[in-house]
Context: one part of a larger RNA
Molecule: large-subunit ribosomal RNA, half B
Organism: bacterium
RNA sequence: UGGUGGUUGAGGAACUAAGCAAAUUACAUCCGUAACUUAGGGAAAAGGAUGCCCAUCGGGCGCAAGCUUUGAUGGGGGCACAGAAAUGGCUCGGGCGGCUGUUUAACAAAAACACAGGUCUCUGCUAAACCAGUAAUGGGAUGUAUAGGGACCGACGCGUGCCCAGUGCCCGUAGGUUAAGAUUGGGGGUGACUUCUGCUUUGCAGAACGAGCUUCUGAUUUAAGCCCGGGUGAACGGCAGCAGUAACUAUAACUGUUCUAUGGUAGCGUAAUCCCUUGCCGGGUAAGUUCCGGCCCGCACGAAACGCGUAACGAUCUGAGCGCUCUCUUAACCACUAACUCGGUGAAAUUGAACUACCGGUGAAGAUGCCGGUUACUCAUUGUUGGACAGAGAGACCCCGUGGAGCUUUACUGUAACUUGGUAUUGGUAAUCGGUUUUAGUUGUGUAGUGUAGGAGGGAGUUCACCCUUAAACCGGUGAACGUCAAUGAAACACCUCUCUUCUAAUAUCGAGAGCCUCACUGCUUCGCAUGAUCUGCGAAGGGGACAAUGCCUGGUGGGCAGUUUAUCUGGGGCGGAUUCCUGCUAAAAGGUAACGCAGGAGCUCAAAGGUUCUCUUAACGCCGAUGGAAAUGGCGUUGUAAGUGCAAAGAUAUAUGGGAGCUUGACUGCAAGACUUACAAGUCGCGCAGAUACGAAAGUAGGACUUAGUGAUCUUCCGAGUGCUUAGUGGUAGGCCCGGAACUUAUCGGAUAAAAGCUACCCCGGGGAUAACAGGCUGAUCUUACCCGAGCGUCCACAGCGGCGGUAAGGUUUGGCACCUCGAUGUCGUCUCGUCAUAUCCUGGAGCUGGAGCAGGUUCCAAGGGUCCGGCUGUUCGCCGGUUAAAAUGGCGCGUUAGAUGGGUUCAGAACGUCGUGAGACAGUUCGGUCCAUUUCCACAAUGAGUGUGGAAUCCUGAGAGGACUCAUUCCUAGUACGAGAGGACCGGAAUGACAUAACCUCUGGUGUACCAGUUGUUCCGCCAGGAGCACCGCUGGGUAGCUAUGUUGUGAGUUGAUAAAUGCUGAAAGCAUCUAAGCAUGAAGCACACCUCAAAAUUAGGGUUCAUUUCGCUUUACGCGAACGCAACUCCUGGGAGAAUACCAGGUUGAUAGGCUGCAGGUGUAAGUGUAGUAAUACAUUCAGCCGAGCAGUACUAAUGUUAGCGAG
Repeated sequence: UGGUGGUUGAGGAACUAAGCAAAUUACAUCCGUAACUUAGGGAAAAGGAUGCCCAUCGGGCGCAAGCUUUGAUGGGGGCACAGAAAUGGCUCGGGCGGCUGUUUAACAAAAACACAGGUCUCUGCUAAACCAGUAAUGGGAUGUAUAGGGACCGACGCGUGCCCAGUGCCCGUAGGUUAAGAUUGGGGGUGACUUCUGCUUUGCAGAACGAGCUUCUGAUUUAAGCCCGGGUGAACGGCAGCAGUAACUAUAACUGUUCUAUGGUAGCGUAAUCCCUUGCCGGGUAAGUUCCGGCCCGCACGAAACGCGUAACGAUCUGAGCGCUCUCUUAACCACUAACUCGGUGAAAUUGAACUACCGGUGAAGAUGCCGGUUACUCAUUGUUGGACAGAGAGACCCCGUGGAGCUUUACUGUAACUUGGUAUUGGUAAUCGGUUUUAGUUGUGUAGUGUAGGAGGGAGUUCACCCUUAAACCGGUGAACGUCAAUGAAACACCUCUCUUCUAAUAUCGAGAGCCUCACUGCUUCGCAUGAUCUGCGAAGGGGACAAUGCCUGGUGGGCAGUUUAUCUGGGGCGGAUUCCUGCUAAAAGGUAACGCAGGAGCUCAAAGGUUCUCUUAACGCCGAUGGAAAUGGCGUUGUAAGUGCAAAGAUAUAUGGGAGCUUGACUGCAAGACUUACAAGUCGCGCAGAUACGAAAGUAGGACUUAGUGAUCUUCCGAGUGCUUAGUGGUAGGCCCGGAACUUAUCGGAUAAAAGCUACCCCGGGGAUAACAGGCUGAUCUUACCCGAGCGUCCACAGCGGCGGUAAGGUUUGGCACCUCGAUGUCGUCUCGUCAUAUCCUGGAGCUGGAGCAGGUUCCAAGGGUCCGGCUGUUCGCCGGUUAAAAUGGCGCGUUAGAUGGGUUCAGAACGUCGUGAGACAGUUCGGUCCAUUUCCACAAUGAGUGUGGAAUCCUGAGAGGACUCAUUCCUAGUACGAGAGGACCGGAAUGACAUAACCUCUGGUGUACCAGUUGUUCCGCCAGGAGCACCGCUGGGUAGCUAUGUUGUGAGUUGAUAAAUGCUGAAAGCAUCUAAGCAUGAAGCACACCUCAAAAUUAGGGUUCAUUUCGCUUUACGCGAACGCAACUCCUGGGAGAAUACCAGGUUGAUAGGCUGCAGGUGUAAGUGUAGUAAUACAUUCAGCCGAGCAGUACUAAUGUUAGCGAG
């Protein structure tokens, strides 16, 4: 000193984030008990009384002796009778959750989960829904809708509004779209067979047709899904704005208007939700950011992610009160245990090496180590933690990585599962329906036109009836109809042929298919047998039945699951912005040159805005001129490119690159010397040659545009041209190559893929002080302070006091900027504790000026010695408030101080509210909860020793130097004086009393006092009684010696001197004056020096005074030698202590009172035991102010301080 306990004066929550912790309370009987209520509770509510011992009576038990205590009465003792132990503190208000329960084993016990209850939804069982499994199979369930699964809410009471536009889910299926499959065409390639032609005829070559194979592609048919139409909110979800208006004002029942799927109803409301906010009012308090009650402008409540109430309950959160207390004012003492010493045993982290000071500076920007000073003899022990950017943990925050993981979703791509159709296992019959083929019919209305003109071709006749005739016909005649003709029209009709559309019938064929059947199939039922079986197998009967089920192909749904992506620059990152190209400036007179520097553009256009030949000159301003204006067309003049150039700017340009006209296509083909630019890839200019051409008389000009932007590599795919090249055995082909072109906001524009978003506080890894948050550093915009100027205010007057607009500095406390040390860790706000420094001074001291009468002030100068409060609220710093004060100063010290404490805030994991987000989740928004390690090596600091030095020893001093202290108020006197009209009211000087700080002490007042005394409970033991002992916190309780202590007592913070500050003067020149100054002289402060107190000669400059010691003999190698004697002194040792961690110090050590013992006394307790007496007894009285008694004061050697010898005798 810490830990664990005990006690405590006065006060009693003033402590603190918070009554944390502790204390109080507690047992039994009797009495008594509120609001509220779900009538059960609340309730042990609250709040009281009694309780020990003895006797008597009554009751009970017992044959009795007697026992018992539920009652009554009387008596006795104590400070205290549930005498110890065990054993609720209580009350009032609010939030949340109904309750008992459950949870993050090891930082969260809660408001989270669960719960009874409510609602929605799925499920009819011959495999329920759902779940596990590849499957078999199992659970659900040996259950059956009063059952089972899923979701949300969460007792109970009163309620649960509006919206179906979006997204889900359910229902519907006419139409649209849509896969595999099926049916049926077309193109390309190859090319058997066949036929034909030619020839040099076992055959070869060519051509035609063309099966098959192969490839590309179309049409028809065809399901679910999607589109589409409805429904659905206790499905996901959502539930506006702007104006105006009432006879005070304010407000708006009212009106208008816009938008919407609908515009928030009831209830509640500054809330676990309110930013502003400590909202406003009220209550409680001396004082209330919390709390309670109201209000309502609800940033951003609101009705089963339920709304609002609510008794009971809660180790819940929050506010208040009573009681109680060492939480505090403010600490003290005591016990035990660590620490310390001795003995034994004996780790760890850490460690570049250490011979490891302070101050100022410097420095990778905070030095034991560098520079300059200062200080410091050597070595230990106990302590304290300021530093060693101490230790531990390759920082968890932040950033980065073409790192990882988990999670989400309308990211991308897949996939289980579910679902759809086809097909196989898979059969029969068949109503009906569809397609196609063939045949036979049927059908066709624009206008005009007789009128219902399908199309094309042919066509001048055709058809019918009758007569005649015939084998039957043709032919012929008569009659009728239609046509030709005419009209209309795009088309003209009779009749014939072919054919399209619609529909009908039949045939053939390909499908679809209601229904029925039984033969596959059938973990369906029953029965029989194996068998004595609720399994299994076989058989039979029945039920279902080509369905279901399963395989393959296939469309849909598909974060259920999986793999991935989710850019960079960036004065940290994110948000924002940007990313390619062009112009100017920055750019420093070649070129080039950065920034999230400044100022602007492009992602085209033009068949003329190109080529060429010829030709012309703009613009602005002034004056004149009908309508006529600023501006129309005309004339004159001035300036001289200011105009124009398709488009930004720059350059260029009037001899046009500008304006106009004519003719035209060089907006050509094949090349290209040589240059510019340049990492590459790209980009740019171009003489000249050949061909063909336009314009021009010609020379010539022309390979787009006055120039510089108008853009995209590679891969992939496509298009064009060609007697071109190539062709995976060969012949062909597909394909490729060569030349030209097309498809990319590949705009993150040198382009990762055809195809890609988020969250992480559940997080992880690798790195970074290359990069943020804290602190330091640099800077000083901002901030603070001072100054200059003097417009103005101040009645007058710039400067008593202020000081516009401006200007100049200082400081390094604010907010910042920068990113320099630190990311293989420099712990972050506030509080407590302990300080220390600065002064720009809050008080106290000294001065000047004053718009200073006095008192009280204002302002400025000097001055840092000392001082600079207690509470309420809040985590707060701050701030507001209450009450004081001489004053309640401002700042620095890693926003001083976490190897000193705390942990309320912030800033991990849980949970909730509001808001945002589809979601995972998020919020300098709120709310409840939430592990703070540590034995000190060095330096430093506070103490204590050992050694050595100073010639030795003892004692007394000096004081270089260092530290401490230094305060203030109130009252009284001077004096109710000076001053003042009065009201008021001093300086100077003198006293007293306090506050605060500090030192010592224990006589007093108290505390403690665990080896003192007494009382007393329970129990065990000493055989019993009596008397005692042990244990129960020292068992509890009442007192208390010494010691230690404060709240107690006594002091101190005194006085004087010296030199000064600001200031005030004397004399006095420079400067004939003036001047406190230049020479000289004098005043002047709590400040400085001394004085006061303490340490101090290691003050290495080691000091001074006084006293003491320096003897004798022998030997020899005659020396700083050896030996002996004598003398001296200290330590060890022992008894102890007013001393003390050890050591040290002090008192003593027999010539002795050092300790113990004994005796006496002081002092404490309070009248012992035993005996006697009184009483039925408890008990009382007497002997007896007894007995006992630690530390105190004396006396007394009874015990113990025994014993031993290493040193020195000299410079």